Bacterial RNase P class A from a Bacteroidia bacterium, 403 nucleotides, folded computationally. The sequence was found by an Rfam model in a public genome assembly. It matches the Rfam family "Bacterial RNase P class A". It is annotated as a ribozyme. Its family is annotated with ribonuclease P activity, tRNA processing and dimeric ribonuclease P complex in the Gene Ontology. Its mean pLDDT, the model's own confidence on a scale to 100, is 75.

């Protein structure tokens, strides 16, 4: 120095004029009036994916459905988030071994319970994927042919075999060695994986050492099964103030009761149960248990008016600075600061200077042209995602130079 990966910051910058808005103080013809002074679009405002703050749902319980999570340990209001560690495992460099392999250091990744609940799936190629012989090797033991120097050979058949080959992601754990007709955990030596059982270490998760047992798998962001959680809704929430009209309509179930209760309607969300709460009357006639008419109650259809303001609305789990704790993620303490609040929706325009990259020229002092991305607040805050010019810091790795 170049080139990759990872993490963090920045987001053109100044100055002038006009305009735009909102606060505050003054003034005043009291008028979207004048003057002055402060502020005025992000890292991502986007997506509407997460959690929560806030708001209504009178309390709120049990099943059940849905839906979310998933190694430890810790921040945090909270999270599916983030730090740390730890398991697996991916690359780089180093070293140990006969070899499978193990070790250390650096860096990435991780949706990381369960496959011995239980059922499914592993296409196509291959003999064969909950199971096996295509090519091959034997061919000791038995059979048959043929040739023999009678020792034997040669084929071929029963039959043996998974060490060689082939197929595929992935073929009865791996390596090596004896052993055997020729192989095989068949023995053995060292490994890997799974469970058990004892000893260190650690909050754990796990890891380390010794022994014993077994040895086809792979799949659950596939059904599933376990543990662990979970109210909906959503600022067009909510709440208040003004204005304003019409229910003269219709359809369903009641105004009951022997006081236990029945019938109907709500009960923060979907079923189901339980629990609470609510609910309204009477006259006529008749053949004493019906008929009919008015009124009310509750939920429904249909129709009918309004649609204006004002609060929520921005003082926050906020921001900067220093110290303390802590590997961090954070806390904790003490200063300092006030930094949109619109509602069809303000937060810009124009000049002139500069900074940055890039392309051309160059007398290497600079000229001179281009271009500056993704993108716009709407209740508000912490994550995640995605979009993205160009600077600038910090760490590993890898070339290559110099010391």
């Nucleotide at each position: 120095g170049u080139c990759g990966c990872c993490g963090g910051c920045c987001a053109c910058u100044c100055u002038g004029u006009c305009g735009c808005u909102u606060c505050g103080a003054a003034u005043u013809u009291c008028a979207g009036a004048u003057u002055c002074g402060g502020g005025g679009a992000g890292g991502a405002a986007a997506g509407u994916c997460c959690g929560g703050a806030c708001a209504a749902c009178g309390c709120a319980g049990a099943g059940c459905a849905c839906c979310a999570c998933a190694c430890c340990a810790g921040c945090u209001a909270a999270c599916u988030g983030c730090u740390g560690g730890g398991g697996c495992u991916c690359u780089g460099a180093c070293g140990c071994g006969a070899a499978g392999g193990c070790g250390u250091c650096a860096g990435g990744g991780u949706a990381c319970a369960g496959a011995u609940c239980g059922g499914g799936u592993c296409a196509c190629a291959g003999a064969a994927a909950c199971a096996u012989a295509c090519c091959g090797c034997c061919g000791a033991u038995c059979c048959c042919g043929u040739c023999u120097u009678c020792g034997g050979a040669c084929g071929g058949g029963a039959g043996g075999u998974a060490a060689g080959g082939g197929u595929g992601a992935a073929a009865u754990c791996g390596u090596g060695u004896g052993g055997u007709a020729a192989g095989a955990g068949c023995g053995c030596a060292c490994g890997c994986a799974u469970c058990c059982c004892c000893g260190g270490a650690g909050u754990a998760a796990u890891c380390c050492a010794g022994g014993g047992a077994u040895g086809g798998g792979a799949u659950a962001a596939a059904c599933c099964u376990u543990g662990u959680g979970g109210g909906u809704u959503g600022a067009a929430a909510u709440g208040c103030c003004a204005u304003g009209u019409a229910c003269a309509u219709c359809c369903g179930g009641g105004u009951c009761u022997u006081c236990g209760g029945a019938c109907a309607g709500g009960u923060c969300g979907g079923c189901u149960c339980g629990g609470c709460c609510u609910g309204a009357u009477c006259c006529a006639c008749c053949u004493c248990g019906g008929u009919g008419g008015a009124a009310c109650c509750c939920g429904g259809a249909g129709g009918g008016g309004u649609a204006g303001g004002c609060a929520g609305c921005u003082u926050c789990a906020u921001u900067c600075c220093g110290c303390c704790a802590g590997u961090g993620a954070u806390g904790g303490c003490g200063g300092a600061a006030g930094c949109a609040g619109a509602u069809a929706a303000a937060u810009g325009a124009c000049a002139g200077a500069g900074u940055u990259u890039c392309g051309c020229c160059u007398u290497c002092g600079g000229g001179u042209g281009a271009a500056a991305a993704c993108a716009g607040a709407a209740u508000c805050c912490g994550g995640c995602u995605u979009a993205u010019c160009g600077g600038c810091c910090g760490g590993c790795g890898a070339c290559a130079c110099u010391u």